RNAcentral holds the sequence, with entries from Rfam. Predicted 3D model of a 139-nucleotide RNA (c-di-AMP riboswitch aptamer (ydaO/yuaA leader)) from Bacillus salacetis. The coordinates come from a structure-prediction model, not an experiment, and the mean pLDDT is 77.
RNA sequence: UGACCUAAUCCGCUUAAUCCGCAAGGAACGGAGGAACCAGAAGAUUAUUACUGAUAAUCAUGGGGUGAAGCCUUCCGGCCGGGAGAUUCCUGCCUUCCGAACCCGACAGCUAACUUCGUAAGCGUAGCCAGGAGAGAGG
Repeated sequence: UGACCUAAUCCGCUUAAUCCGCAAGGAACGGAGGAACCAGAAGAUUAUUACUGAUAAUCAUGGGGUGAAGCCUUCCGGCCGGGAGAUUCCUGCCUUCCGAACCCGACAGCUAACUUCGUAAGCGUAGCCAGGAGAGAGG
């Protein structure tokens, strides 16, 4: 001097998952259920019947939520979606990473009033890039 690893603090990142308070609690952010209006109304077979319909049975198939995490595929990938690159926000370029997991339990469209739930978990990026808006600090 360079590279790699470990630990701590500060700081930073994904996310709604943060802040105030001694506490009790409060604020803030996020999700679900839930009218009118609007939207929506599945298939096959058999039987009965009041027969362009209705009813019953059988077979097959569920449906929904949080989240970017979906669709297609000759299985190589493609389309599309999401995050990061450090003052905050917006647009663009470039680089880079992700497209999981869990839950409800036959059941939920939208949805005012109303009801109800969550505030966990996991990590460590580095472009003095271009343009714009705002704020703050210093002079």